[in-house]
Context: one part of a larger RNA
Molecule: small-subunit ribosomal RNA, 5' domain
Organism: Chloroflexota bacterium
RNA sequence: GGAUAAACGCUGGCGGCGUGCCUUACCAAUGCGAGUCGAACGAGUUCGGACUUCGGUCCGAGUGAGUGGCGUCCGGGUGCGUGACACGUCGGUGACCUACCCAUUUGUGGGGAAUACCCUGCCGAAAGGUGGGCUAAUACCGCAUGCGAUCCCUUCGUCGCAGAAGGGAUGAAAGCCCGUAAGGGCGCUGAUGGAGGGGCCGGCGGCCUAUCAGCUAGUUGGUGGGGUAAUGGCCUACCAAGGCAACGACGGGGAGCCGAUCUGAGAGGAUGAACGGCCACAGUGGGACUGAGAUAUGGUCCACAGCCCUACGGGGUUUAGCAUGGAGGAAUCUUGCGCAACAUCCGGCAGGAUGGCGCAGCAACGCCGCGUGGGGGAUGAAGCCGUUUGCGGUGUAAACCCCUGUUGCUCGGGAAGAAGUACCGUCGGGGAGAGCCUGACGGGAAGACGGUACCGGGCGAGGAAGCCCCGGCUAACUACGUGCCAGCAGCCGCGGUAAGACGUAGGGGGCGAGCGUUAUCC
Numbered sequence: 001g002g003a004u005a006a007a008c009g010c011u012g013g014c015g016g017c018g019u020g021c022c023u024u025a026c027c028a029a030u031g032c033g034a035g036u037c038g039a040a041c042g043a044g045u046u047c048g049g050a051c052u053u054c055g056g057u058c059c060g061a062g063u064g065a066g067u068g069g070c071g072u073c074c075g076g077g078u079g080c081g082u083g084a085c086a087c088g089u090c091g092g093u094g095a096c097c098u099a100c101c102c103a104u105u106u107g108u109g110g111g112g113a114a115u116a117c118c119c120u121g122c123c124g125a126a127a128g129g130u131g132g133g134c135u136a137a138u139a140c141c142g143c144a145u146g147c148g149a150u151c152c153c154u155u156c157g158u159c160g161c162a163g164a165a166g167g168g169a170u171g172a173a174a175g176c177c178c179g180u181a182a183g184g185g186c187g188c189u190g191a192u193g194g195a196g197g198g199g200c201c202g203g204c205g206g207c208c209u210a211u212c213a214g215c216u217a218g219u220u221g222g223u224g225g226g227g228u229a230a231u232g233g234c235c236u237a238c239c240a241a242g243g244c245a246a247c248g249a250c251g252g253g254g255a256g257c258c259g260a261u262c263u264g265a266g267a268g269g270a271u272g273a274a275c276g277g278c279c280a281c282a283g284u285g286g287g288a289c290u291g292a293g294a295u296a297u298g299g300u301c302c303a304c305a306g307c308c309c310u311a312c313g314g315g316g317u318u319u320a321g322c323a324u325g326g327a328g329g330a331a332u333c334u335u336g337c338g339c340a341a342c343a344u345c346c347g348g349c350a351g352g353a354u355g356g357c358g359c360a361g362c363a364a365c366g367c368c369g370c371g372u373g374g375g376g377g378a379u380g381a382a383g384c385c386g387u388u389u390g391c392g393g394u395g396u397a398a399a400c401c402c403c404u405g406u407u408g409c410u411c412g413g414g415a416a417g418a419a420g421u422a423c424c425g426u427c428g429g430g431g432a433g434a435g436c437c438u439g440a441c442g443g444g445a446a447g448a449c450g451g452u453a454c455c456g457g458g459c460g461a462g463g464a465a466g467c468c469c470c471g472g473c474u475a476a477c478u479a480c481g482u483g484c485c486a487g488c489a490g491c492c493g494c495g496g497u498a499a500g501a502c503g504u505a506g507g508g509g510g511c512g513a514g515c516g517u518u519a520u521c522c
Stems, first nucleotide, its partner, number of pairs: 001522004006518005013370006019363002021328001026326003030323003035070003040067002044063008077281003087205007096198003101194005107188002109143001111141002118133006149170008175186004207253003214244003219241008256278004260271004283304005305318005334360001336359003342356001343354004373403004383394004407463001408459006417449001423443008466511005471492003477506005487494002
C1' cells in the first nucleotide's frame, strides 16, 4: 500500500447492487417449512333433478376422513466429525444398480381370499390399544400363456465376458376416462437399448509434529462357505506367517475438500464467508424396516441427556429449515408479503402445495454513483487569532445581487417483468366419431413487489459535513496553559518555566458520508 462475513470511537443526506451469529453442532415458547390425485376404490355428507308403493331408489355437480398411487431420499441448513480414495484430477468396472423420461418390442386371458373406513363390545386420565360383524379397488394371492429374460445341459466362440444354435426348468400383468358402439387417451406386464443419476476400484496431488520409531491377530495371504446390485477379510471356518515403516509407518495436534477469493510484476504466500460442485451430520450413541434409491433433518425402534404433560400406571418433544426468544460474545437482521415470475412435487386438465424462490423490512457492513449549490461580489465589514502595534491572517470566505433545481417537499400520470399464455367460442385438417390429435381466426383472465421505478407540473438555497493529522519518517505552525506533572507515543522519542511532539485556540494539511483505531492476511 492492498484486503476483510469485521468490531470499536466520533459523525451521518439519498439511491443501486451485494452482504449480515466467524463465539455455544448452546437451550428453545409460538407459527409456518411436503404434499397431491375423486379420471384407482367403497362409504359419509351438501345442493340440484327424475321416479316413488312415501319406506326410499336413481342420475348429475361439489366436498370428503379412510384404503390405494406417486412424492416425502429432491429442495433448504450446518461444518460436529474426518489427513480418509473425504476431496481434486485422470482412468477402470470382463465386478455393478437405476423409479420417473425417451426409442423399439411382447402381452394385458380367467379366478380367489381378505381388510381399512363404517357398525358394535371392552381397556386407558391421556397418548392410544384390543375383540366381533360388513364391504371395494390400479391393495393382496393362486391358475393359464411366455416374444424376450434367468438358471441348468450340449455344441461353436471368447481372455473365464458378450455372442450364436438346440433341449429342459422357472417366472407376468390392472384397470380408469371419453364414446351407443367401433375406437381413442391415460395406464399396467415382460424385454432390449438410451439419457441422466449413482455404487465400487486404481494412478497421481495437497497440513504441522521425530521432545511420536517401531506398528499390526481379521492383522497379510490362500481355500471352502456366507453376504451384496457388485469386487473384496466385507463376514465366517480352516491353513500358511505374513503386511507396513526414516521415500516417516504408528502416535499426537489442529482441519471439511475443491472451483475459487485476497495479495503479489510473477513465482509464491494466505484464505475456503457469500455463489457453484463433492463429502459429512441432524440432541448424543446404536439398529434395522419400507423403497428404484435412505441406513432417512421436519420416518421408525432401543438406550442416554434435557425439557413438558400425568389420574403416578404412562406418555410427548429435540429450529445445524424460515422467522423469533434466551444464553454466550467486541459482534451479526423481520415472529413481514406473495406463489405474479423461475424451479420442483402431485394431477388427463382445471388446479393444489412449496419460509425453495421472488420481493419487501432492519444495519454506512461493503462496493459503486449523486448531492449538501452555481456565477458575481472589497486594497478586503464585523468577530476571532497573531503582531515588531505599522499591520498581517481567516478571506470572495460572509453579507449583498443574479441564477439553477440534482436531491427534497407537494400535485398529477404511471410501467416492463405476462408469453394475447391459461381458458372460451367459431371455422378448417386428421379421425367414422369424441371432452382425441392438430391449425387458423375472434375473444380473453391472473402482479407480491407497488401507486414502486419512471415521466410531467409547482415550491424553494431552502432540509443535508464531518473525521483524523500538523517534531522526523510524512503533506501541514503559531500563541497561550502546563512544568519529568498532567499527558503523548507506530518507531526514533517528547514533557524538569519561552514545548512547532502534552492540553486549548487561531491557522494549515489529508480524506470525505465518511474518518480514525484495533484485529488478521499478503